This is a predicted structure of a 75-nucleotide RNA (transfer RNA) from a Candidatus Aenigmatarchaeota archaeon. It matches the Rfam family "tRNA". Gene Ontology term of the family: triplet codon-amino acid adaptor activity. The source organism's lineage runs through Archaea, Nanobdellati and Candidatus Aenigmatarchaeota.

RNA sequence: GGUCCCGUAGCUCAGCUUGGCUAGAGCGCACGACUGAUAAUCGUGAGGUCGUGGGUUCAAAUCCCACCGGGACCA
Numbered sequence: 001g002g003u004c005c006c007g008u009a010g011c012u013c014a015g016c017u018u019g020g021c022u023a024g025a026g027c028g029c030a031c032g033a034c035u036g037a038u039a040a041u042c043g044u045g046a047g048g049u050c051g052u053g054g055g056u057u058c059a060a061a062u063c064c065c066a067c068c069g070g071g072a073c074c075a
Base pairs, nucleotide, nucleotide: 001074002073003072004071005070006069007068010027011026012025013024020058029045030044031043032042033041051067052066053065054064055063
């Protein structure tokens, strides 16, 4: 230098080629229930402008472009 993959909640990820209930799961966290007290279990809740910036569209996590970060392979 070239090709390709990944970037969504604190962590691990789903959703992305069918654009459309103005985003979910598990774990973790907070509070509560249970217990003599923990753990386990159960309930409730907080937490994300979907890597950044632009574009297309009535509408973008989803399509297009550029860039940033990480990784694999080729040279």